[in-house]
Order: sequence, then C1' cells, then structure tokens
RNA sequence: GCCGCAAUAGCUCAGCUGGUAGAGCAUCUCAUUCGUAAUGAGAGGGUCGGGAGUUCGAAUCUCUCUUGCGGCACCA
Repeated sequence: GCCGCAAUAGCUCAGCUGGUAGAGCAUCUCAUUCGUAAUGAGAGGGUCGGGAGUUCGAAUCUCUCUUGCGGCACCA
C1' cells in the first nucleotide's frame, strides 16, 4: 500500500425486512436476614466511533474519515 472484519450502557454482547434502542453482569434503592452473602422487586445509565448523503423515517442502506484485529504484498 491492497483486501476483509469489527466499533451499540461502566464491562461482555444482542438488535430480524429501515418504523418507540435492548439483555446479562456491575452500580443505586427497597424487600428479606440478628448481620453479611445469596435471593426477589424496582431505578438510574446511550451524540449506536466522527462527518456527509439517500429516505416521510437510518444503529440498520451509500460514501468518506478515525481506531482496533486479521490476511496479502513490499522491505535495496
């Protein structure tokens, strides 16, 4: 340099055919307990990597950039 894959909550990850963004763990509150853990109920937490485009409508489609991983090439 070329090609491919990935980027979504604090962490690990889902998200179907474009139509209200989710789960588990973690955190907080309450219940339970003599107390703790465990368990149960609930709550908070998101520029969906940045920008642009298409569309009535984009996490989802298109272009571009950034970062990470892998493969190939080069290495005089």